[in-house]
């Protein structure tokens, strides 16, 4: 310098104007507010000052807080999980192991058991588990038929007969070839054999059993007999593990209308705290809870009280100060906000805000937007940066 793998951040910037949602504020207005006026209260607006989306806010796949509903144990049914350690509340994650891909960094994996049992293994194939033979391969032993030949016998070309070879066919024997399948009873080579066949030996692979190494999954080595097919995301055995709904969860106030009681023309109620007076039909009280509010509901821990808030410490941001530190100059000052001081803030909406237009720069700008929060996993994304490895080259 090419190249590939891993991992980590980033997700146009800057400025002016308009506009949205939320907090906060000194004051002007407006409503609550009654026939008028108003302290102080709540609501609104005007104006100021302030915050105001993701790395995936997304898929809603998993776990979890939280809240409500049910549940005395224990049990069956159902579901989930599944290699060893280690972290975590749990999903999940991190490293190794195994297995497979890669020249290597490094990537992949729905990863307990198939010798407890049932089941399945489509076509094709004899044959899919326990036995068996379609084509083939063999005829050592056993049968039989057809040639031949040697033996015997004699009446001299002929058999009643004995061996022999060869050929065919039974009976057998064999799975090494062929062919069938996804898969065929270990594999390859040598020996042996009639043919062959772990039947015998090397090698490899599996199993057992022992030893060494690790914490373990598991490796590694030696024996020994050769084996006993897959599939558990089949049912099924083992171990472990599980209630049900989900913030439209749920909790608090609580109008009008009806609905219970109570009073009431022998004057309630009001003026008006009492008595007179006046007025003249409603008036109070309750429950359940609609319509509307409000809470839940906002960076994290801790602690304290009057339970509504506040203290104090972390962290992120933003704005001030030059104390420390730095940097440039001549005593002194200038700059930098790194530290530290000091203040100011941390989306929280309910139909649902977070945008929009100009201007200027640049590599021209992906996927995509909170709804209760958190922890993960997936999926989606122009395009940029930065670490580390991996392999090949060159240089010093």
């Nucleotide at each position: 310098g090419u190249u590939g793998c891993u991992g980590g951040c980033c997700g146009a910037g800057c400025a002016g104007c308009c506009g949205c949602g939320g907090g906060g504020g000194a004051g002007g207005c407006c409503g609550g507010a009654g026939a008028g006026a108003c302290a102080a209260c709540c609501g609104g607006u005007c104006c100021c000052c302030u915050c105001g989306a993701g790395g995936a806010a997304a898929g809603u796949c998993c776990g979890g807080a939280c809240a409500c509903c049910g549940c005395a144990g224990g049990g069956c049914a159902g579901g989930g999980u599944g290699g060893u350690c280690g972290g975590g509340a749990a999903a999940c994650c991190g490293a190794c192991c195994c297995g497979g891909g890669g020249a290597a960094a490094c990537c992949c994996g729905c990863g307990g058991g198939a010798a407890a049992g049932u089941g399945c293994c489509a076509c094709a194939g004899a044959a899919a588990c326990c036995a068996a033979a379609c084509c083939g391969c063999c005829u050592a032993a056993g049968c039989g038929g057809c040639g031949g030949g040697a033996c015997c016998g004699c009446a001299c070309g002929u058999g009643a007969g004995u061996c022999c070879c060869g050929u065919c066919g039974c009976c057998g024997g064999c799975a090494a070839g062929g062919g069938u399948g996804a898969a065929a009873u270990g594999g390859u080579g040598c020996g042996g054999u009639a043919a062959g066949a772990g039947c015998g030996c090397a090698c490899c692979a599996g199993c057992u059993g022992c030893g060494u190494g690790g914490c373990g999954a598991c490796a590694c080595g030696c024996a020994g007999g050769c084996u006993g097919g897959g599939c558990a995301a089949a049912c099924c055995c083992c171990a472990c593990c599980c209630g049900g709904u989900g913030c439209a969860a749920g909790g608090c106030c609580a109008a009008g209308c009806a609905g219970g009681g109570g009073c009431g023309a022998u004057g309630a109620c009001g003026c008006u705290g009492c008595c007179c007076g006046c007025c003249g039909a409603g008036c109070c009280c309750c429950a359940g809870g609609u319509a509307g509010g409000c809470c839940g509901c906002a960076g994290g821990g801790u602690c304290c009280c009057g339970a509504g808030g506040g203290g104090c410490c972390c962290c992120g941001u933003c704005c001030g100060c030059a104390c420390c530190g730095g940097c440039c100059g001549u005593u002194c000052g200038g700059c930098c906000a790194g530290g530290g001081c000091g203040g100011g803030c941390g989306a929280g909406a309910u139909a649902g805000a977070u945008g929009g237009c100009u201007g200027c720069u640049c590599u021209c700008g992906a996927c995509a937007g909170a709804a209760u929060c958190c922890g993960g996993c997936u999926u989606a994304c122009a395009g940029g940066c930065c670490a580390g490895c991996u392999a090949c080259g060159g240089g010093g």